RNAcentral holds the sequence, with entries from MGnify. c-di-AMP riboswitch aptamer (ydaO/yuaA leader) from a soil metagenome, 128 nucleotides, folded computationally. The coordinates come from a structure-prediction model, not an experiment, and the mean pLDDT is 80. Of the family's consensus pairs, 92% are formed in the model. Its Rfam family is "c-di-AMP riboswitch aptamer (ydaO/yuaA leader)". From the family's description: This family represents a conserved RNA structure found upstream of the ydaO and yuaA genes in Bacillus subtilis and related genes in other bacteria.

[in-house]
């Protein structure tokens, strides 16, 4: 340098330090991002229901003993392809968390996040 994602930048204080930069740790603001939350409309629930996310369905096998687990194929979807944009080739993912009995959609308002983790370079066009 790049990629996946909102997930990045300024200032300000501590801690550590001889001292300082970066890193961390609290703040505060600023970007981004996400939820609640009228009329109006628009709609059922009662088996609960509902957020974030691409991450949803189907079939099949073992396990179990009729609840669940766990393995494979698959799939709606969703991402890489290195100036950029498009297309292919070719590679991947199709998880997980979270409210907690309650939330449609919402103008004011209100609240919340601003993380985590990777990764090694093929074509063609057209623009620069």
């Nucleotide at each position: 340098c790049g990629c996946u994602g909102a997930a990045u930048c300024u200032c300000c204080g501590g801690a550590c330090c001889a001292c300082a930069u970066a890193g961390c740790c609290g703040g505060a603001g600023a970007u981004c991002g996400g939820g609640g939350g009228a009329c109006c409309c628009a709609g059922a629930g009662u088996u609960g229901g509902g957020g974030c996310g691409a991450g949803u369905c189907g079939c099949g096998g073992c396990c179990a003993c009729u609840g669940u687990g766990u393995c494979g194929c698959g799939u709606a979807g969703c991402g890489c392809g290195a100036u950029c944009u498009u297309u292919c080739a070719g590679c991947g993912c199709g998880a997980g968390c979270c409210c907690g009995u309650c939330a449609g959609c919402u103008a004011a308002c209100c609240c919340c996040g601003u993380a985590a983790g990777c990764a090694a370079c093929g074509a063609a066009a057209g623009a620069g």